[in-house]
Context: one part of a larger RNA
Molecule: small-subunit ribosomal RNA, 5' domain
Organism: metagenome
């Protein structure tokens, strides 16, 4: 010059997109942030309809299937935050895995038999201030468990072949292990079939764990480090190789090509500067890492050592009938500190997307919006032409005049923006649902497809945009003017009061302080300050 998640002093019209605790990973009040399936399962069973009884507004049968809890199933490992910690396979990038796993989801094959015996909901009884918790009794299931089959599958025993470091891969002997039903519709009540589930095995596919090779700070005013240390055997762990852990055994392993310690720091795609080499940073948006009161452990599960799941310790907070409990915003709003400093305790779930359900649908502080803030970028007003008697005021003056300055009045126009009035969306070519066709299917369930066909579905928002009136009406400020560097006089002051990036101004004519007239520069901003190039 140029840039910023800024901040501060003046001063402010409108709009659009974007940004917004850089500090104390301090402490938190309230709400709300992960639910969901009745088409897996018992029970309770309200509206509403249907039949009886009558004592005329009840009771009784049957459907029916609303709300809440409870078994069980999939979610709850995603999504959102946050930058403490890591100087390391943590990231980047290139490879490895013959050393591994992988729920849902596609693909292909086979299979689903026969039993049993529980616990919750419930009902009795007990402790407890509460949190809760004990005992007896009933009961379903796609929950649990036993037995049977094994296409494959694991494990041994051999034998083939392919690679060789252990091993894949194909035959073979022998062991061992699986299930679960449910809608719908048809029935000659045996049953089939639709769709959704279930169980074993391969394969893919998509996400992950391990390993290695290169690469990115500083300090040597850090020179020696290291005893599970390095390496071997045997065993153990684990989804997997490993000193990953365990006994024995060897004495090794790592460094001035910087080892160990210290500091300082999430890391990248990027970003800001630069002609570029390069520097400097890692906010927003995206990829990986880490953590989630602080410190440890595991259990479930395909997947966590698990923000809003347990358990144990520790510090804080609350409750407390003192015996004992309860809790973790680095989610979203919001508060209280701290600081120069950073925002609403707002609406929607209609979209996108995500979890569950066969769907309808429910949930979702993700996200979509809307609100504050000139915080930033950009757009855009604040009028436009005309007008010299060069008006009046001011301000300089050599007192003639200069100069503000076509500026103004005044005369013509015009009306973005904002104010009014009235219409008014795209985001829904989407999805639901009804019809009516057509595929599948034995089928008038189901399920797919289609229809210029009906119905409904928008938080944003009566906004965007369109339109209607009225009037130039409502909408200009900061900075600077001694050289550097555009831009000059008066007066005041008198080394004071002040300026000031640097040189340097002021001590009675100060273009450098003050104030005023004029002018340069920038504009809804315009200076300073701080920090990079």
């Nucleotide at each position: 010059g140029g840039a910023c998640g800024a901040a501060c002093g003046c001063u402010g019209g409108c709009g659009g997109c974007g940004u917004g605790c850089u500090u104390a990973a301090c402490a938190c009040a309230u709400g709300c942030a992960a639910g969901u399936g009745g088409a897996g399962c018992g029970a309770c069973g309200a509206a509403c309809c249907a039949g009886g009884g009558c004592u005329u507004g009840c009771c009784c049968u049957g459907g029916g299937g609303c709300a809440a809890a409870g078994c069980c199933g999939c979610g709850a490992a995603c999504g959102g935050g946050u930058g403490a910690g890591u100087a390391a396979c943590a990231c980047g990038u290139g490879g490895g895995u013959a050393a591994c796993c992988u729920g849902c989801c596609c693909u292909g094959a086979u299979g689903a038999u026969u039993g049993g015996g529980a616990c919750a909901a419930c009902c009795c009884g007990a402790g407890g201030a509460a949190a809760c918790u004990c005992g007896g009794g009933c009961u379903a299931a796609u929950a649990c468990c036993a037995a049977a089959u094994g296409u494959g599958c694991u494990c041994u025993u051999c034998g083939g072949u392919c690679a060789u470091a252990a091993g894949g891969c194909c035959g073979u002997c022998g062991a061992g292990g699986a299930a679960a039903g449910g809608u719908a519709g048809c029935u000659u009540c045996g049953g089939c079939u639709u769709c959704c589930g279930c169980a074993u095995c391969a394969g893919g596919a998509u996400g992950g764990g391990c390993c290695c090779g290169c690469g990115g700070c500083c300090c040597a005013u850090u020179a020696g480090c290291u005893u599970g240390u390095u390496g071997g055997u045997g065993g153990g762990g684990u989804a997997a190789c490993g000193g990953c852990c365990u006994a024995c055994c060897a004495a090794g392993g790592c460094u001035u090509c910087g080892a160990u310690g210290g500091g300082u720091a999430g890391c990248u795609g990027g970003u800001c500067u630069g002609a570029g080499a390069g520097g400097a940073c890692g906010a927003u948006c995206a990829g990986c890492c880490a953590c989630a009161c602080u410190g440890g452990g595991a259990c479930u599960g395909a997947g966590a050592c698990a923000c809003g799941g347990c358990c144990c310790a520790g510090a804080c907070u609350c409750c407390u009938a003192c015996g004992g409990g309860a809790g973790g915003c680095a989610g979203c709003a919001g508060u209280g500190g701290g600081g120069a400093a950073u925002c609403u305790u707002g609406c929607g779930c209609a979209a996108u997307g995500c979890g569950c359900g066969a769907a309808a649908g429910c949930g979702u502080g993700a996200c979509g919006c809307a609100g504050c803030a000139a915080c930033g970028c950009c757009g855009c007003g604040u009028g436009g032409g005309g007008g010299a008697a060069g008006a009046a005021g001011g301000c300089c003056u050599u007192c003639g005049g200069g100069u503000u300055g076509u500026a103004a009045a005044c005369c013509c126009c015009u009306u973005u923006c904002a104010g009014u009035u009235g219409g008014g969306a795209c985001g829904a070519a989407g999805c639901u649902u009804c019809u009516g066709c057509g595929g599948u299917g034995a089928a008038c369930a189901g399920c797919c497809g289609u229809a210029u066909g009906g119905a409904g579905u928008g938080a944003c928002g009566g906004u965007a945009c369109c339109u209607u009136c009225a009037g130039a009406a409502g909408a200009a400020g900061c900075c600077c003017c001694g050289g550097c560097u555009a831009a000059c006089u008066a007066c005041g002051u008198g080394c004071c009061a002040g300026c000031a990036g640097c040189c340097g101004c002021g001590g009675u004519a100060a273009u450098a302080c003050g104030u005023a007239g004029g002018g340069g520069g920038c504009a809804a901003g315009c200076g300073u300050u701080g920090u990079c190039c």